[in-house]
This is a predicted structure of a 115-nucleotide RNA (Glycine riboswitch aptamer) from Nocardioides psychrotolerans.
RNA sequence: UGAUCCCGCACGGGAGAGUCUUCGCUCGGCGACCAGAGACGGUCCGUCGGGAACGAAGCGCCGAAGGGGCAAUUCCUCCCCGGAACCUCUCAGGCGCCCGGACCGUGCGGAGCAG
Repeated sequence: UGAUCCCGCACGGGAGAGUCUUCGCUCGGCGACCAGAGACGGUCCGUCGGGAACGAAGCGCCGAAGGGGCAAUUCCUCCCCGGAACCUCUCAGGCGCCCGGACCGUGCGGAGCAG
């Protein structure tokens, strides 16, 4: 000095699955009552619609932060042992948008084997 590999940062790309149901809450319309000349307003319950960017509960689902596991699959490797995975389990997380997001690309920085 030091390719590949490793770590970090920036930018770009980046999937999946109910914005389900119920209750509460809230907003609006209609109805009833009160007051009033009338408009407007107030109260109550009933009814209809909206709101998860309000709260709670329930069920369903997804997996590519993280986490668990090698029981199956695949890979390391022809076998055993062992390990790993975009494999599996769904603890966590997620299922409108935003955020996040394994991984990929580009650039920069760091460490640095062989040479």
The model forms 82% of the base pairs in the Rfam consensus. The coordinates come from a structure-prediction model, not an experiment, and the mean pLDDT is 76. It was read from a public genome assembly, where an Rfam model found it.